Notes:
Predicted 3D model of a 76-nucleotide RNA (c-di-GMP-I riboswitch aptamer). The model forms 94% of the base pairs in the Rfam consensus. The sequence was found by an Rfam model in a public genome assembly.
RNA sequence: UUAAAUAUUGGGCAAAGCAGGUGAAAGCCUGUGACGCAAAGCUAUAGGGACUUUAACAUGUCAGCCAGUUGCUUUU
Numbered sequence: 001u002u003a004a005a006u007a008u009u010g011g012g013c014a015a016a017g018c019a020g021g022u023g024a025a026a027g028c029c030u031g032u033g034a035c036g037c038a039a040a041g042c043u044a045u046a047g048g049g050a051c052u053u054u055a056a057c058a059u060g061u062c063a064g065c066c067a068g069u070u071g072c073u074u075u076u
Stems, first nucleotide, its partner, number of pairs: 003076003012037002017032006035064001041069003047066002049062003
């Protein structure tokens, strides 16, 4: 340096639900919460996929679906 495996200590993120706000909707934001996560970091004018909306074109959204990219500790 590359590949594989691991998540003990310390630290990190935060699903559903509930309350408030926002939006046409999907969804998003804040608080609470703790299902899970070793990339649940970042990327939605690059690729597949999903959702919303529309008669269709168009629109909006999802990174906690795959993917792309960067990266910490330990062991082999």